[in-house]
A computed fold for a 64-nucleotide RNA from a marine eukaryotic metagenome, annotated as transfer RNA. Its Rfam family is "tRNA". Rfam classes the family as a transfer RNA. RNAcentral holds the sequence, with entries from MGnify. Its mean pLDDT, the model's own confidence on a scale to 100, is 82.
RNA sequence: CCGUAGCUCAGAGGAUAGAGCGUUUGGUUGCGGACCAAAAGGUCGGGGGUUCGAGUCCCUCCGG
Numbered sequence: 001c002c003g004u005a006g007c008u009c010a011g012a013g014g015a016u017a018g019a020g021c022g023u024u025u026g027g028u029u030g031c032g033g034a035c036c037a038a039a040a041g042g043u044c045g046g047g048g049g050u051u052c053g054a055g056u057c058c059c060u061c062c063g064g
Stems, first nucleotide, its partner, number of pairs: 001064003006021004014052001023039005045061005
C1' cells in the first nucleotide's frame, strides 16, 4: 500500500453497493461465433469503535 460479484476493478460519510469480462436463459443463425435483450451472482477479509447514518473515518487481528 492492497483486500468489494467467478475474474479485473469503480465507489473521496447519505437512498435498493455498481461496471467490464465471464456464466445462464431467450432472440438471431443451417450449426457455431459475433451481435441484441434479460437474469442469476455480494453478509464489501474477521472483530470492535465513532456517527442520526460507515464499503468509505479510527483501533485491532488475519491474508498478500